Formats: sequence, structure tokens, C1' cells
RNA sequence: GAUUCCGGGGAGCGCUGCGAGGCUAGCCCCCAGGCCCGGAACAGUUCAAAACGGCGCUCACCUGCU
Repeated sequence: GAUUCCGGGGAGCGCUGCGAGGCUAGCCCCCAGGCCCGGAACAGUUCAAAACGGCGCUCACCUGCU
């Protein structure tokens, strides 16, 4: 440096389908954490943060008004 995996960035549902992936190779299937931060390449327990992420809806959280 790259790859894989794990944790975090509030949660759920619906739509489209770029990249990646898959196969029976069709304009087929799958697909909106692929980005960022941290860690490990054995396992367990406990505890976090920042800036961001197509469209619509619901909830959560914060603030103001009535």
C1' cells in the first nucleotide's frame, strides 16, 4: 500500500438501477453505506466521536411557535 472481516456514523418501509457481484448470458438476477472514521488479521466483554450519503413516506432525536 492492497485485500478480507468486525465496530461506528438513529431506525423502518417503498421506488429507480450507476458501479460491483452472479448466472441459465438475457438489456436477466441482485443491487442506494460502494463513502468516511476506528480496529483486527485468534477469541470474549464493556464503552465512543466527526464530516457525509438518489427520491418519497413514517418514526425517533433537537429547537421554535401555537
RNAcentral holds the sequence, with entries from Rfam and Ribocentre. SAH (S-adenosyl-L-homocysteine) riboswitch aptamer from Reticulomyxa filosa, 66 nucleotides, folded computationally. Its mean pLDDT, the model's own confidence on a scale to 100, is 78. It matches the Rfam family "SAH (S-adenosyl-L-homocysteine) riboswitch aptamer". The family has 52 seed sequences and 1,354 matches in Rfam 15.1. On this family, see Wang et al., Mol Cell 2008: "Riboswitches that sense S-adenosylhomocysteine and activate genes involved in coenzyme recycling".